Predicted 3D model of a 368-nucleotide part of an RNA (large-subunit ribosomal RNA, domain IV) from a Bacillota bacterium.
The RNAcentral record of the full RNA draws on ENA.

[in-house]
Context: one part of a larger RNA
């Protein structure tokens, strides 16, 4: 100086991002417990009182177990009584200490709001939560060789299960609900019309040449002859191309569908004080945001404004609505009950602090 512990006057959160840490509280028995509730709770709420030791007393009244004993329509079985043994209050007396749950071990407690209903799960080793789950709603797929998931496949899981079954999405007890757009995009259905692959088809072009014209030309036993070179034109066949047409499903196009993916306006003006504007006007959308909440775990401005609470309150509760940028199953607003949650306040209570001291042990220094 460090660590780990005691104990402190007076005050008592003045500390400090916060009461973090310490302290306090603690057991049993009694009396007595509010709001507010899903009538289970909340509750150990809170807040009181008691607790040793002797005697009265054989360990009292009770209770429990019952050897054994009488009785009874004595077979079953029922009634009463009941010894020992185990348990065992209350009441009254009296005694001691500073103190009797004499030591240890052993709930602090309220109020108000936030979020998550609720017991659980979770980041093995900086996060335990308001994250995940979770019964409960609710869409959708799936008729059984199921959808799906593993697997190159056999083949296996779903499941030895069959729609009150299983898979997948989304919400997330409970209560009150859950509005409006189906234009885009998605599913789902329809098929009349457009477009459309392979494939079918085969108009037509093209190659390639038997042939058979025309120029030059050889040749002979001269012919409607045999050749050579160039050039035209070309049939069968074969090859290469290839329109018209006939071609699903998908698009296209016709519906529907939101607890599908999603979205849920603007400007002007108007009342006999000002202010507001129930009303009108207008542009724009598929439609323009309902309830219910609201400066919120969402509000920038913002320490918004008024109200409580303090002597004083960027937090907190409670109103307000001007919601930059809440809003209804990515649920909306409520909830008793639960949280090692988070938040503000308060009683208890203390070295957290005014503000600081003393002490025990163990480092640290020495020696060795």
């Nucleotide at each position: 100086c460090c660590c780990u512990c005691c104990u402190c006057a007076a005050g008592g959160a003045a500390c400090u991002c916060g009461g973090c840490a310490a302290a306090a509280u603690g057991a049993c028995c009694c009396c007595g417990u509010a709001a507010c509730u899903u009538c289970g709770g909340a509750a150990g709420a809170a807040g009181g009182g008691g607790u040793g030791c002797c005697c009265c007393g054989u360990g009292u009244a009770g209770g429990g177990u019952g050897a054994g004993u009488g009785g009874c329509u004595c077979g079953c079985g029922c009634c009463a009584c009941g010894a020992g043994c185990c348990u065992g209050a209350g009441g009254g007396g009296g005694c001691c200490g500073c103190a009797g749950a004499g030591a240890a071990u052993a709930g602090g407690c309220c109020c108000a709001g936030c979020c998550g209903a609720c017991u659980g799960u979770u980041u093995a080793a900086c996060a335990a939560a308001a994250a995940c789950a979770c019964a409960g709603g609710u869409c959708u797929c799936u008729g059984c060789u199921a959808a799906c998931c593993c697997g190159u496949a056999a083949g296996g899981g779903g499941a030895a299960g069959u729609a009150u079954a299983g898979g997948g999405g989304c919400u997330g007890a409970c209560g009150c609900c859950u509005g409006c757009c189906c234009a885009g995009u998605g599913c789902c259905g329809g098929a009349a019309g457009g477009u459309u692959a392979a494939g079918g088809g085969g108009a037509u072009g093209g190659g390639u040449u038997a042939g058979u014209c025309c120029g030059c030309u050889g040749g002979c036993u001269c012919g409607u002859c045999c050749g050579g070179c160039g050039g035209g034109c070309g049939a069968c066949g074969c090859c290469c191309g290839g329109a018209a047409c006939c071609g699903a499903a998908g698009c296209c196009c016709c519906g529907g569908u939101g607890a599908a993916c999603g979205g849920c306006g603007g400007c002007c003006g108007u009342a006999a004080c000002u202010a507001u504007a129930a009303c009108g006007g207008u542009c724009c959308u598929a439609a323009g945001g309902u309830a219910g909440c609201g400066a919120a775990a969402u509000u920038c401005c913002u320490u918004g404004u008024c109200g409580g609470g303090u002597a004083a309150g960027u937090u907190c509760c409670g109103a307000c609505c001007u919601g930059c940028a809440c809003g209804a199953a990515a649920g909306g607003c409520g909830u008793a009950a639960c949280g090692a949650g988070c938040u503000g306040g308060g009683c208890g209570c203390u070295g957290u602090c005014u503000c600081g001291a003393g002490g025990a042990g163990g480092g640290a220094c020495c020696c060795g």

NCBI's taxonomy places the organism under Bacteria, Bacillati, Bacillota. Model confidence (mean pLDDT): 88 of 100. Rfam family: Bacterial large subunit ribosomal RNA. Rfam links the family to the GO terms ribosome and structural constituent of ribosome.